The RNA shown here (transfer RNA) has 73 nucleotides and comes from a Lentisphaeria bacterium. It was read from a public genome assembly.
RNA sequence: GUCCCUGUCGUCUAGAGGCCUAGGACACCGGGUUUUCAUCCCGGCAACACGGGUUCGAAUCCCGUCGGGGAUG
Repeated sequence: GUCCCUGUCGUCUAGAGGCCUAGGACACCGGGUUUUCAUCCCGGCAACACGGGUUCGAAUCCCGUCGGGGAUG
């Protein structure tokens, strides 16, 4: 350089065009339970890489940029 895969809360992930002002687990924060800690219970916090396009409607489809991984010379 070329080709392929990939990008969603702090981390791991669900999502396959409308049921999503995006759900779950862990973490973190607050409260309850306990003599205390742990466990357990309740609540909270927090995300679609960026820019275009298609569509009535995009996290989802297409193109580009950027980042990550792989193959090849």

Lineage of the source: Bacteria > Pseudomonadati > Lentisphaerota > Lentisphaeria. It matches the Rfam family "tRNA". Rfam's curators write: Transfer RNA (tRNA) molecules are approximately 80 nucleotides in length. Rfam links the family to the GO term triplet codon-amino acid adaptor activity. Rfam classes the family as a transfer RNA.